[in-house]
RNA sequence: GCCCUCGUAGUCUAAUGGUUAGGACACGGCCCUUUCAAGGCUGCGAUAGGAGUCCGAUUCUCCUCGAGGGCACCA
Numbered sequence: 001g002c003c004c005u006c007g008u009a010g011u012c013u014a015a016u017g018g019u020u021a022g023g024a025c026a027c028g029g030c031c032c033u034u035u036c037a038a039g040g041c042u043g044c045g046a047u048a049g050g051a052g053u054c055c056g057a058u059u060c061u062c063c064u065c066g067a068g069g070g071c072a073c074c075a
Base pairs, nucleotide, nucleotide: 001071002070003069004068005067006066007065010025011024012023013022018055027043028042029041030040031039048064049063050062051061052060
C1' cells in the first nucleotide's frame, strides 16, 4: 500500500428498512434483613462520526476513525 470481517450502555447480547431500539449483568433509590449476601419494586443509560438513497435507515451505499485478520513491499 491492497483486500476481507467487525463497531449497539460500564460489560455481554437481540432487533434487520416500519409503534417509544428489547433483554441480562453492573450502577442509583426504596422495601426486606440485627448487618451483609440473596430476593422484591423502581430508576438511569446505547446504534463510532459524517454524507447519501428512501415516505421512513441500527439495517442499504460512500467517506473518515477505531479493532482484528490476510497478502504485498522494505530492512
Molecule: transfer RNA
Organism: Caldisericota bacterium